[in-house]
């Protein structure tokens, strides 16, 4: 290296609680672990979710949010074991 995730020692933080932003999905600060070895980035793609908008049948278009739903794509800590 490569596969793996044993130990350490750091690391992020689901739910729910709080302030603020935001029509909204949700985002941010602060509390608090359910968990993650990519729970680092990036909305490239497919799902999901919101708002318009047309419609009245269900879509279909536009704008968004989400990467802690699957992909892809760049990076990256530790090394017991094989």
């Nucleotide at each position: 290296c490569c596969u793996c995730g044993a130990a350490a020692g750091g690391g992020c933080a689901a739910a729910c609680c709080u302030a603020c932003c935001g029509c909204g999905a949700g985002g941010u600060g602060g509390g608090g672990a359910c968990g993650c070895a990519a729970a680092g980035u990036c909305a490239u793609g497919g799902a999901u979710c919101u708002g318009c908008c047309a419609a009245c049948g269900c879509g279909a278009g536009c704008a968004g949010a989400c990467c802690g739903c699957c992909a892809g794509a760049c990076u990256g800590c530790c090394g017991a074991a094989g």